[in-house]
Molecule: small-subunit ribosomal RNA
Organism: uncultured prokaryote
RNA sequence: AUGAACGCUAGCGGCAGGCUUAACACAUGCAAGUCGAGGGGCAGCAUUAUCUGCUUGCAGAUAGAUGGCGACCGGCGCACGGGUGAGUAACGCGUAUGCAACCUGCCUUGUACAGGGGGAUAGCUCUCGGAAACGAGAAUUAAUACCCCAUAGUAUUAUAACAACACAUGUUGUAAUAAUUAAAGCUCCGGCGGUUAAGGAUGGGCAUGCGUCUGAUUAGUUAGUUGGUGAGGUAACGGCUCACCAAGGCAACGAUCAGUAGGGGGUCUGAGAGGAUGAUCCCCCACACUGGUACUGAGACACGGACCAGACUCCUACGGGAGGCAGCAGUGAGGAAUAUUGGUCAAUGGACGAAAGUCUGAACCAGCCAUGCCGCGUGCAGGAAGAAUGCCCUAUGGGUUGUAAACUGCUUUUAUGUAGGAAGAAACCCCCUGACGUGUCAGGGGCUGACGGUACUACAAGAAUAAGCACCGGCUAACUCCGUGCCAGCAGCCGCGGUAAUACGGAGGGUGCAAGCGUUAUCCGGAUUUAUUGGGUUUAAAGGGUUCGCAGGCGGAAAAUUAAGUCAGUGGUGAAAGCCUACAGCUCAACUGUAGAACUGCCAUUGAUACUGAUUUUCUUGAGUAUAGUUGAAGUGGGCGGAAUGUGUCAUGUAGCGGUGAAAUGCAUAGAUAUGACACAGAACACCGAUAGUGAAGACAGCUCACUAAACUAUUACUGACGCUCAGGAACGAAAGCGUGGGGAGCGAACAGGAUUAGAUACCCUGGUAGUCCACGCCGUAAACGAUGAUUACUCGUUAUUGGCGAUACAAUGUCAGUGACUAAGCGAAAGUGAUAAGUAAUCCACCUGGGGAGUACGAUCGCAAGAUUGAAACUCAAAGGAAUUGACGGGGGCCCGCACAAGCGGUGGAGCAUGUGGUUUAAUUCGAUGAUACGCGAGGAACCUUACCAGGGCUUAAAUGUAGUCUGACAGGCUUGGAAACAAGCUUUUCUUCGGACAGAUUACAAGGUGCUGCAUGGCUGUCGUCAGCUCGUGCCGUGAGGUGUUGGGUUAAGUCCCGCAACGAGCGCAACCCCUAUUCUUAGUUGCUAGCAGGUAAUGCUGAGGACUCUAAGGAAACUGCCCGUGCAAACGGUGAGGAAGGUGGGGACGAUGUCAAGUCAUCACGGCCCUUACGUCCUGGGCUACACACGUGCUACAAUGGCGAGUACAAAGGGCAGCUACCUGGUGACAGGAUGCAAAUCUCUAAAACUCGUCUCAGUUCGGAUUGAAGUCUGCAACUCGACUUCAUGAAGCUGGAAUCGCUAGUAAUCGGAUAUCAGCCAUGAUCCGGUGAAUACGUUCCCGGGCCUUGUACACACCGCCCGUCAAGCCAUGGAAGCUGGGGGCGCCUGAAGUCGGUCACCGUAAGGAGCCGCCUAGGGUAAAACUAGUGACUGGGGCUA
Repeated sequence: AUGAACGCUAGCGGCAGGCUUAACACAUGCAAGUCGAGGGGCAGCAUUAUCUGCUUGCAGAUAGAUGGCGACCGGCGCACGGGUGAGUAACGCGUAUGCAACCUGCCUUGUACAGGGGGAUAGCUCUCGGAAACGAGAAUUAAUACCCCAUAGUAUUAUAACAACACAUGUUGUAAUAAUUAAAGCUCCGGCGGUUAAGGAUGGGCAUGCGUCUGAUUAGUUAGUUGGUGAGGUAACGGCUCACCAAGGCAACGAUCAGUAGGGGGUCUGAGAGGAUGAUCCCCCACACUGGUACUGAGACACGGACCAGACUCCUACGGGAGGCAGCAGUGAGGAAUAUUGGUCAAUGGACGAAAGUCUGAACCAGCCAUGCCGCGUGCAGGAAGAAUGCCCUAUGGGUUGUAAACUGCUUUUAUGUAGGAAGAAACCCCCUGACGUGUCAGGGGCUGACGGUACUACAAGAAUAAGCACCGGCUAACUCCGUGCCAGCAGCCGCGGUAAUACGGAGGGUGCAAGCGUUAUCCGGAUUUAUUGGGUUUAAAGGGUUCGCAGGCGGAAAAUUAAGUCAGUGGUGAAAGCCUACAGCUCAACUGUAGAACUGCCAUUGAUACUGAUUUUCUUGAGUAUAGUUGAAGUGGGCGGAAUGUGUCAUGUAGCGGUGAAAUGCAUAGAUAUGACACAGAACACCGAUAGUGAAGACAGCUCACUAAACUAUUACUGACGCUCAGGAACGAAAGCGUGGGGAGCGAACAGGAUUAGAUACCCUGGUAGUCCACGCCGUAAACGAUGAUUACUCGUUAUUGGCGAUACAAUGUCAGUGACUAAGCGAAAGUGAUAAGUAAUCCACCUGGGGAGUACGAUCGCAAGAUUGAAACUCAAAGGAAUUGACGGGGGCCCGCACAAGCGGUGGAGCAUGUGGUUUAAUUCGAUGAUACGCGAGGAACCUUACCAGGGCUUAAAUGUAGUCUGACAGGCUUGGAAACAAGCUUUUCUUCGGACAGAUUACAAGGUGCUGCAUGGCUGUCGUCAGCUCGUGCCGUGAGGUGUUGGGUUAAGUCCCGCAACGAGCGCAACCCCUAUUCUUAGUUGCUAGCAGGUAAUGCUGAGGACUCUAAGGAAACUGCCCGUGCAAACGGUGAGGAAGGUGGGGACGAUGUCAAGUCAUCACGGCCCUUACGUCCUGGGCUACACACGUGCUACAAUGGCGAGUACAAAGGGCAGCUACCUGGUGACAGGAUGCAAAUCUCUAAAACUCGUCUCAGUUCGGAUUGAAGUCUGCAACUCGACUUCAUGAAGCUGGAAUCGCUAGUAAUCGGAUAUCAGCCAUGAUCCGGUGAAUACGUUCCCGGGCCUUGUACACACCGCCCGUCAAGCCAUGGAAGCUGGGGGCGCCUGAAGUCGGUCACCGUAAGGAGCCGCCUAGGGUAAAACUAGUGACUGGGGCUA
């Protein structure tokens, strides 16, 4: 934007529009008639006259007498107007010309005429046939119907002359001769008609230039075809038709064929160029059920005419007939879809007529439809208690709906009612008047309105009669709540929905448009995404494998002529409408009118001549030639050579050889391998050798000969643009492959064997056929690559090298042609390129237009085949791709670190037990944690409680707490009963007070409670990478950008630690340091600590006086910083074991954990959003369970013994705890412990060592090892040790003799080993956890490997980031498609047969006076039949691949 449709909705008017589909079939009515002033007449109607009948105004009869007129003859019209777009790719249409090759009724100008005669025919009448349609015969009649004769030339034809013109045939004019052809009457006497000739106008016909869709997977086509001569035909030219002759015509600038399509003015879109389109209106064409044919006529091969054939429908008496809505209405059908079987000729226009007039579904109007465009309205002003409802929230309250409503005032378009009421009408015609004079013209008057009582106007009352639709995640204007829970659904693209959805559905609110709003469909735009304007081709799609080269395209310098292209002026045309501008008319607008502009085009003409073209002349610089020289793995053919390999023979020689990661197959005592000699064979040519050279490319390598080609340089002698490119075409063209014939040493597809492996149709090994080689012939493809077409010109530099020339001195340097590297500008998306361009320009060719399907299918061409070339579509996806960036990853690389490996020590894995987990079981075995980073974890302590679980029994404002108020001094407590208890019932005792109150209880009000769910809604806390050295920022700089730089590099470090360098300079969080403990020392201070000296005292002891020296305690300092020395190094730093020092290179520990990762863990510590429960998922109680037990795993303890066990004896800690506590000491007990008793709220008292050491014993055994298990008896805690505590004593005395695969910890006061303490706690299942000290090792060559980590670099198709991505078969479903024995259609062509109607030709014994006709024959033809091919479509068992799906 639309001729639209659909959904929801709908007040009015104006102007437009309205079967896009079935050119499908049509009931019914209407759409073309008119003229009596052409004619004969007169059926019907009316009038008049006469007659008759009579109820005196009616009926009948007669008369064409009058108005008129059915049917008929005749004239004109019916070829216009109206409809449709099937066909048509064409002179059909558009535009511009031509006709000297033509026609033209009615109209107009103007010439000359109209005399005489004749025979019919329709009608009417009669007869007959038929159902009908219709027809046959007889008799009779008229004309402006028909025929004959006459007259006629500026007519026609023939002959032939002159002049002029022109465009080839020719045309015009003048004059001559001969021949031929005409007419119609009517009349109111005005006229209207008729014939002939010539003009005009109008309308048509024909021809031509240019323009006019797609397909080459359509490349050849054509026999009346192309032309000529002659004839026929036509209004007219012409193969239009025919006879003869010639062999042409069209075609790569696309013929033919196939498909599609009416064309144009215009319309929509677009800045334009273009693209799409051809409804309404206008012009042209074509068609009228389908096909053919002619007649009539001025005009038709005729929409509402004829004939024939065909299909279909209808009527029928079955014999035969009728019909054609793509006219207006209307019907059925089809379809998403398109209207009334309306009114009028009032106006405009048309036909006929002298006219009145008649006809007119043309036209003008009305009806239906929001189909479109335009306009109007649905009220306006005030009005805050910002009312109520609704909705939302951070909810005592606020926000929003919202001045919105209510309420007050005002207005009345529109709707309704009443009243008035147009313009469109002026003519024709009639009457009157005037001028010419019974007619024409002018004026005046009269007649005529479908629309329509419509438009419009006035009045009345009253806000009264009138708002919806879509959307609200981004694009895109507009946000919240509820419901739902990957469901239901949305979606134009991206995408939304898995329990907090602005995206689904509803609501509130908002946004947009508005009598409409959305959706769907289609076209253009955006899309520079087919690029003329205006694109590209190294890597994104895209340069042909290379060269030659016809056509084609393009082309050096100078001059002359011309004027085709080009430019300018002028003329013609470019219909109207439309678009644009101005003005005007409807109240505005839409709409319409008038005028202008425009119509970018075509034709003609005049001029200009720079450029291009054409012709001519000239030039040398492009190109080529000549002469001289040089160069090379350039090509073809021949000859020759040595090394190596293999084979053969001979010889020496003996047991292996060969091969591999390791082996085996294989070869070898029949003598291999190895060594030597000789011989033969085929293939390839080490070193030189290169970043080199040559060639068009493919490609080319021993030496040499012959032949052939090329390039370069120098000279500037010759030709004089001879050039460049190149569709189609031709030639060449690696390897593999094919054919024929040779050859065959080595290598080696296929194949065989051996290995490897889960398998191994592979990689490795041993063999080995085609092939590799030669000759000839095919194939014609490669990552045929510089992924970069050829040619020409121009454009900063540096450097290397090949071949010449010049110059030479073994410098340096110049120049031409190549081959490389780096780089400036420029270009480029970037990577990059950069005189060998991917820069700046020019010419020509080739190619590209999202990915897949697919380089596939079909067709065609080529090929022996393999296959090559050309080359789609359906369907499917929303991407595929390029370059670069940051990460991550790699069985990539480099550097480095870590108890990571290695070197060591000790464990785990085997046994028994403890403990946790899984599993199983159960009424319940509460819940969580699950690789590292869960599993002696939450729990630092489950008998009840805890406790969240189960069973049973109870309670419902409910347990506890807080605030405020009131009241009471009793509740509570104790006792009894029931009960398992909670609880229920009963009895009983009854506060303190400083008088303020405290305490307790009751009651009221407000806040309940939940260890229920979601750790994937969260806070906080925590684990892990990881105490790894990293993570970032500001400014600057670089890059289009992501981003980079800094942070990389060279060193160094434990460290992004430090130094140096550097487009970076600085900074922050991390590292380190600051903090704590510990190692040394000093100062101060000495109690509960200490005791050297002095004194006292004891059996003994710092016990006491005293002291601060020491130890120690606890506060503050000092000390260590690579500071010093030597060496290395620029420095940072490292090394030395060097000095000093208690300590030496972060002294040893701890706390401290960057940015982030794992949706890691925790809603059961706590907090918290949302959801859920509320006589229960809340809460109380009793009992049970969390402690189960076939089994599996983790973490530990104790052991298996002599480095030991047992017995006896003797020493030495640190740290920490203690009043419901630790307890000295005494007594009892074998012992756990009990009974007394003392000290201590702690440097005072107390809890406190073991290994070790000394002595003795055991003597290698299931033991004097080991202690499980079990029995018995006890102790302690506690309301209570049955499920289910610890400890003690006696007895019992299991497994176990050092532990498979595998695996863990540890680098020094560490591992190992020994004991101690504490938290929790009534007690304890603690062998756990956290601390404390005692004794006290071994080893580290080193960084190849395993694991983890850091930095740099590289590759990447990964980014949920390698636990990634992703390929193919198979299985299943769906979809489209290729092949296929065939089957069924369609259009076109060709051959043969038949052949209607009809034109034409011929004939004609019939009819006719004649004109003519009937009949017969022939040509042509629609249609029909038949046959063989080609094309195209559908379908087809089966079959091939393709796409999509979790």